[in-house]
The RNA shown here (transfer RNA) has 72 nucleotides and comes from candidate division WWE3 bacterium GW2011_GWC2_44_9.
RNA sequence: GGCCUGAUAGCCAAGUGGUAAGGCAGGGGUCUGCAAAACCCCUAUACGCCGGUUCGAUUCCGGCUCAGGCCU
Numbered sequence: 001g002g003c004c005u006g007a008u009a010g011c012c013a014a015g016u017g018g019u020a021a022g023g024c025a026g027g028g029g030u031c032u033g034c035a036a037a038a039c040c041c042c043u044a045u046a047c048g049c050c051g052g053u054u055c056g057a058u059u060c061c062g063g064c065u066c067a068g069g070c071c072u
Base pairs, nucleotide, nucleotide: 001071002070003069004068005067006066007065010024011023012022018055026042027041028040029039030038048064049063050062051061052060
C1' cells in the first nucleotide's frame, strides 16, 4: 500500500429499509427470622463520524476514524 470483517446502553448481544429484541449490571417490590436464590415491576440521551440515495436509513452507497485478520 491493497483486500476482508467488525464498531448498537456500563458490559455482552439480536435486528439489516417503516423508527431498536434479549441477557448481565442498576433501582423498586414479593418471598425470608435476616440474607442468598427465585419471581414480578421499572429506568437509560445505545446504532463510530461526515456526506449521499430515499417519503423514510442502524440497515443501501461513498469517504474517514478505530479494532482485528489476510496478502505483498
The coordinates come from a structure-prediction model, not an experiment, and the mean pLDDT is 81. It matches the Rfam family "tRNA". The family's RNA type in Rfam is transfer RNA. The organism belongs to candidate division WWE3, within Bacteria.